The prediction has a mean pLDDT of 83. A computed fold for a 1520-nucleotide RNA from an uncultured bacterium, annotated as small-subunit ribosomal RNA.
RNA sequence: AGAGUUUGAUCCUGGCGCAGAACGAACGCUGGCGGCGUGCCUAACACAUGCAAGUCGAACGAGAAAGGGACUUCGGUCCUGAGUAAAGUGGCGCACGGGUGAGUAACACGUAGGUAACCUGCCUCUAAGAUCGGGAUAACCUGUCGAAAGACGAGCUAAUACCGAAUAAGACCACAGUUUCCUCGGAAGCAGAGGUCAAAGGUAGCCUCUAUUUAUAAGCUAUCACUCAGAGUUGGGCCUGCGUACCAUUAGCUAGUUGGUGGGGUAACGGCCUACCAAGGCAAAGAUGGUUAGCUGGUCUGAGAGGAUGAUCAGCCACACUGGAACUGAGACACGGUCCAGACUCCUACGGGAGGCAGCAGUGGGGAAUAUUGCGCAAUGGGCGAAAGCCUGACGCAGCAACGCCGCGUGAGUGAUGAAGGCCUUCGGGUCGUAAAGCUCUGUCGGAGGGAACGAAUGCUCUUGAGGUUAACAGCCUCAGGAAGUGACGGUACCCUCAAAGGAAGCACCGGCUAACUCUGUGCCAGCAGCCGCGGUAAUACAGAGGGUGCUAGCGUUGUUCGGAAUCAUUGGGCGUAAAGGGCGUGUAGGCGGUUUGUUAAGUCAUGUGUGAAAUCCCUCGGCUCAACCGGGGAACGACGCAUGAAACUGGCAAGCUAGAGUACCAAAGAGGGGGGGUGGAAUUCCCGGUGUAGCGGUGAAAUGCGUAGAUAUCGGGAGGAACACCUGUGGCGAAGGCGGCCCCCUGGUUGGAUACUGACGCUGAUACGCGAAAGCGUGGGGAGCAAACAGGAUUAGAUACCCUGGUAGUCCACGCCGUAAACGUUGGGCACUAGGUGUGGGGCUCGAUCGACGGGCUCCGUGCCGUAGCUAACGCAUUAAGUGCCCCGCCUGGGAAGUACGGCCGCAAGGCUAAAACUCAAAGGAAUUGACGGGGGCCCGCACAAGCGGCGGAGCAUGUUGCUUAAUUCGAUGCAACGCGAAGAACCUUACCAAGGCUUGACAUGUGGGGAAAAGCCGUAGAGAUACGGUGUCCUUCGGGGCCUCACACAGGUGGUGCAUGGCUGUCGUCAGCUCGUGUCGUGAGAUGUUGGGUUAAGUCCCGCAACGAGCGCAACCCUUGUCCUAUGUUGCCAGCGGGUUAUGCCGGGGACUCGUAGGAGACUGCCGGGGUCAACUCGGAGGAAGGUGGGGAUGACGUCAAGUCAUCAUGCCCCUUACGUCUUGGGCUGCAAACAUGCUACAAUGGCUGGUACAAAGGGCUGCGAACUCGCGAGAGUGAGCGAAUCCCAUAAAGCCAGUCUCAGUUCGGAUCGUAGUCUGCAACUCGACUGCGUGAAGUCGGAGUCACUAGUAAUCGCAGAUCAGCAUUGCUGCGGUGAAUACGUUCCCGGGCCUUGUACACACCGCCCGUCACAUCACGAAAGCCGGCUGUACUAGAAGUCGCCGCGCGAACCCGCAAGGGACGCAAGCGCCUAAGGUAUGGUCGGUGAUUGGGGUGAAGUCGUAACAAGGUAACC
Repeated sequence: AGAGUUUGAUCCUGGCGCAGAACGAACGCUGGCGGCGUGCCUAACACAUGCAAGUCGAACGAGAAAGGGACUUCGGUCCUGAGUAAAGUGGCGCACGGGUGAGUAACACGUAGGUAACCUGCCUCUAAGAUCGGGAUAACCUGUCGAAAGACGAGCUAAUACCGAAUAAGACCACAGUUUCCUCGGAAGCAGAGGUCAAAGGUAGCCUCUAUUUAUAAGCUAUCACUCAGAGUUGGGCCUGCGUACCAUUAGCUAGUUGGUGGGGUAACGGCCUACCAAGGCAAAGAUGGUUAGCUGGUCUGAGAGGAUGAUCAGCCACACUGGAACUGAGACACGGUCCAGACUCCUACGGGAGGCAGCAGUGGGGAAUAUUGCGCAAUGGGCGAAAGCCUGACGCAGCAACGCCGCGUGAGUGAUGAAGGCCUUCGGGUCGUAAAGCUCUGUCGGAGGGAACGAAUGCUCUUGAGGUUAACAGCCUCAGGAAGUGACGGUACCCUCAAAGGAAGCACCGGCUAACUCUGUGCCAGCAGCCGCGGUAAUACAGAGGGUGCUAGCGUUGUUCGGAAUCAUUGGGCGUAAAGGGCGUGUAGGCGGUUUGUUAAGUCAUGUGUGAAAUCCCUCGGCUCAACCGGGGAACGACGCAUGAAACUGGCAAGCUAGAGUACCAAAGAGGGGGGGUGGAAUUCCCGGUGUAGCGGUGAAAUGCGUAGAUAUCGGGAGGAACACCUGUGGCGAAGGCGGCCCCCUGGUUGGAUACUGACGCUGAUACGCGAAAGCGUGGGGAGCAAACAGGAUUAGAUACCCUGGUAGUCCACGCCGUAAACGUUGGGCACUAGGUGUGGGGCUCGAUCGACGGGCUCCGUGCCGUAGCUAACGCAUUAAGUGCCCCGCCUGGGAAGUACGGCCGCAAGGCUAAAACUCAAAGGAAUUGACGGGGGCCCGCACAAGCGGCGGAGCAUGUUGCUUAAUUCGAUGCAACGCGAAGAACCUUACCAAGGCUUGACAUGUGGGGAAAAGCCGUAGAGAUACGGUGUCCUUCGGGGCCUCACACAGGUGGUGCAUGGCUGUCGUCAGCUCGUGUCGUGAGAUGUUGGGUUAAGUCCCGCAACGAGCGCAACCCUUGUCCUAUGUUGCCAGCGGGUUAUGCCGGGGACUCGUAGGAGACUGCCGGGGUCAACUCGGAGGAAGGUGGGGAUGACGUCAAGUCAUCAUGCCCCUUACGUCUUGGGCUGCAAACAUGCUACAAUGGCUGGUACAAAGGGCUGCGAACUCGCGAGAGUGAGCGAAUCCCAUAAAGCCAGUCUCAGUUCGGAUCGUAGUCUGCAACUCGACUGCGUGAAGUCGGAGUCACUAGUAAUCGCAGAUCAGCAUUGCUGCGGUGAAUACGUUCCCGGGCCUUGUACACACCGCCCGUCACAUCACGAAAGCCGGCUGUACUAGAAGUCGCCGCGCGAACCCGCAAGGGACGCAAGCGCCUAAGGUAUGGUCGGUGAUUGGGGUGAAGUCGUAACAAGGUAACC
């Protein structure tokens, strides 16, 4: 620091997910040791048991027992225990310490201040004092009640308990005087007279004074307590500024409320309380209400700014079962106190009682989840005490837990036969791997044995010394030194010794992000997954293994937070098209604001100062062996307060200025911008009349409709409403919506010019107010045309549409609502600045011209186009900015759900404004690119159409296919591009299929080892045969052996699967003209350019132009064949001339002329002429020529597409079978037949059939062969067999044709299917299942519906011939060959296919695309809903415990007063009453939540239904 994911690819926008760090964590797997930390985040749920706050005998009275000892009359007594235990009075403490975070949005907390409005026990200092008295009471004893808890009565007693009096330095109260300070209210002080207010003693020691007398008391001394004051410290109370969550779908709240006066209350100010008076107070800078939450130092993260958080430690607050209340006290409204109410638990004798772990342990429960009912007060700290000491679950330690951080170990060195084994393998090897073993060492941790701390001495005791006090050398106090003793942890840390590599490694991951790869299994299954996505038979993604990577006593997963995220943007984002400018204006608050001077000092800046607790973080030094951890010091704590200063900038105040803004004057334009009134003509329709007759109208075509009752058409007259052609213009005006005949009235704004005036008066603008197209609503008019709804006619599969005929609201007017639009320039307003060019509208100045029209220049205001810089993701914008800046407002933060629900406001309604969430997806989107596509456009081509000729589709048959059947009907090919295809030939074989019978190293190959005898062949027997048995039979050799048989082992074999694992081959687009590259250039990029353009061509063929210049694969040419000629050659070919011969024939001698064969050449190149064309390419015409513009034909098939076809030609990976899915054999099947399709053949006849005669080919084939001639047979053929391995011989007669004859339009002398019968041939064998022949039989069929195919010249059509395969089988297939031999093409509108350019696109699996809505099904969340239930809360009333306060106080009471006493008074208390008040109750609201028959839409869901809305002109342009 980034990176993955939208696309075919690209850039951008934008969300989602990842890598990092952290944690009081949990879960999974694993686990050696130690140190330091941490450990109920949930139920502030309920709690058994133990402990957590006591202490003081030096405040006080009283005071056991057990045990021990002594005595004893054996009953007991005494001493000790012991002034002990336990209890009580009293003092201090219990308000600290410890826990928790429920409540609290608040002066609760933080920070800075105030208190002149306050308190403060213990502690320190200062000053003064402590005198004289009194009466009770608990304990105790005794009685009563009670189950208990406990209560009550009688009697006794003490105090540092309580009370009275004295004294008063001083304090307090009121009074008057005065000084200082100050926030003007007071505060502090000084002196004066008056009033009020204290106290307690204990312990130790001593005898100087006094008394008694020999040691005590008073007393003194010391000390601890006590009292009244003052001061301090510490701790607190109260007040204030600022800071400190969310919701406006919470907008108004408030009667003690805001203030005042008097009074009360408090430590203290205060409506804190009360009476009266006034009517205030708070709030958009967010009151009130709701929801959530303890706050902070800090912690985590981050570069920072920030964000999140508030465990442990520390500060503050709040709470203590829930609610209320006070008492005591210095301090509480009190965790381990009290009272009351409530809920719960426990005890009970049923009458009553007891309790409060959010202290430490622990239990149950909840939960994913959090520890021991431990040891000790040795240390630190706290309470009490004079002290010893006691108490202390604070604390110190230990235990449990890898919960976290830190440290250490699980060994080190050497060791290659690279061992064995595992895994992989291309079978060679590679890898685990120096890893192991082996050898040599070491000893951390753990184990055993031994030694052994620091923490602990400032306290206490003893002792020594010094000082102080004093009458004193007692004593006491203080200080210094010495000694003894004290440890929970713990025999722990640490140290030493011993033995032994011995006891100690796992977890996750390995497709990309992201470091790390192979095998096996599985087969869209099982599973994985953070995102993208893997898995449908070769998975680096699942599972296992081997190997590897990462971390390591841990490793992963889950959850949460920050980061990455500039994804809420202060630092640091945006709004034309991605989400986002309000429809427009006026204007309030607010924000911002020209220029000069002076002043001020709020902001700002500087200096100083105070605070900012400690801990933490950072730096540095140090202590534990290091580290974590801990300690010392520093820095920092970014903030706030105070003081002083500066005055540039902002602000305030004051005074000016004129450049902003405005006013006055003159002039100007305009749909005059708006409102009102009047008026005009054209047109439509209607009405009346005339003329006139059969149609009109309408459409793609029609029909509905109108018309003989006279339409349409035409002429004249009239009525009525609405809108204003031409002018009219990216021209004008207006803020926007919007505004269009002409005239008049009222009225708003704008612009220009020149001067004068005002003097910042300005800009923007939340809330608010106004305007606001169309449609719609209300009331009343109006209504010609048009026209939702509606009706009819068409179209259609349907057509609730598009088209047509009608037609009502509405459109128009008046008044009132509505308040929305793709209200768009999809661009808020204002100001300033930043190249130009060219139009146009309105002004002004100026020049030219005599004037005018006009033209040029300058300038201001509008409105367009082009364009530089700049900006932008790109498109584009560009002085009318989307550029550069400033100011203000509005808005956005992934898509869907949704501009929806709920709530509120507005509206008559329709509806509008405001505006979510659950749930769901990993995208949604913008711009541009390349393709593909379009019922887009342009150009062009092709037997593509058209023009022709002949077919197919109907019949019969053949062949192939589907289907069906079957034991099997083997398999493959399936739109074009499968279907007379693989198959150039299924009776057996072939053969792969089926049935039956056999074989198992095998029918076939190679190798090794062993053995054997020769093997093959022939004959016979059995069998369907394979085979079995018997007999016969005796190989080659280089002498090693080979060949053969047999046994065993490796292995063979498979037409078994996968053509979607493959090679090769092939089809197709398409013989279409295309497909690319290098360099350069352009673009952020995908890409573009080149290859586009103008011409031209069969052609990306060529020419010209051009930011391109070149090149490659294709095209063309080179190759074969055919057409002409030449040369050479001349057998088996040929025969013109010569000779010979025949009835005849190159038959013979000869010949090379010709044909022909072979070989080699020539020829054709737009070369020549002319027209056109750009002086081009080229094209048109012509000449010559056998051939003319690639002469005809063939071979040749670019980059690629179709997962096209083939695993059954062959090859091949993987999988599968191995006495069978291999192999052999016999027989059957592939030939099966309701049906359908494809390709053909033959026909339907006279351009013909039949009969007879007669003519002319080419190209092939032939030895297991072609087979002449001859003979036989009606014939197929048979017999015999010449010739020929073939330019020699044979197949072999070509047929149509031509010449005659016959048939005469019919199911025929057409047609030949089918069937019968007799034969021939091949072959082991023609039954299933061959071909052919003779005779007989003689079916359908009379030219073929919709539709569809081929063909442009030696072509179609027609005629025969040959060959491959082959024993035989094709007159119908295929491949070739020749014979005869046409017609037509105007042309490119249309159908199909293709090429180039361009355009649109929501397509990219690319239109066989994409995609919308209803319905049906499943499921999820949400809304409404008669209601029902619950939480919180308001109001009114009721109720009223405990308690404070007040009143009363007839009952009760020791202290004080009066009194001799009785008694009275004072004072206090109970009881009673009152105010307040918790729980509770009643009524009625609000709000939130749950649930609810039914209902509504929404989301999601491989293959449901109906249509086709959108994307192309999406087939009616789309959209609001």